This is a predicted structure of a 103-nucleotide RNA (Glycine riboswitch aptamer). It matches the Rfam family "Glycine riboswitch aptamer". Rfam links the family to the GO term glycine biosynthetic process. It was read from a public genome assembly, where an Rfam model found it.
RNA sequence: UGAUCCGUUCCAAGAGAGAGCCCUAAAAGGGUCGCCGAAGAGGCAAGCGGUUAACCGGCCAACGGGCCGUGAAACUUUCAGGCAAAAGGACUGGAACGGGAAC
Numbered sequence: 001u002g003a004u005c006c007g008u009u010c011c012a013a014g015a016g017a018g019a020g021c022c023c024u025a026a027a028a029g030g031g032u033c034g035c036c037g038a039a040g041a042g043g044c045a046a047g048c049g050g051u052u053a054a055c056c057g058g059c060c061a062a063c064g065g066g067c068c069g070u071g072a073a074a075c076u077u078u079c080a081g082g083c084a085a086a087a088g089g090a091c092u093g094g095a096a097c098g099g100g101a102a103c
Stems, first nucleotide, its partner, number of pairs: 005099008018033001020032004034083003040079001041077003047070005055065003
């Protein structure tokens, strides 16, 4: 110097689903029914690694199944969050700043 990349902040864009009902002194709170997935969090397929202790197949061997671990998402769960507007909002694009491999 510093691509790709990563992080933070700002800007643009950004879906879904109840301004549900009941109690209450109407401040605050509680109860109850329905629903949404795109903050966050959890789950796992192939693949990869391990294992013969037990189980199945096998020439009882190799090995395969099985078992254990690992393992992504916009899939899935709906814990959390959300269901007028506002706010929030994954992903995407842009800007600034920072980190930073190779050289």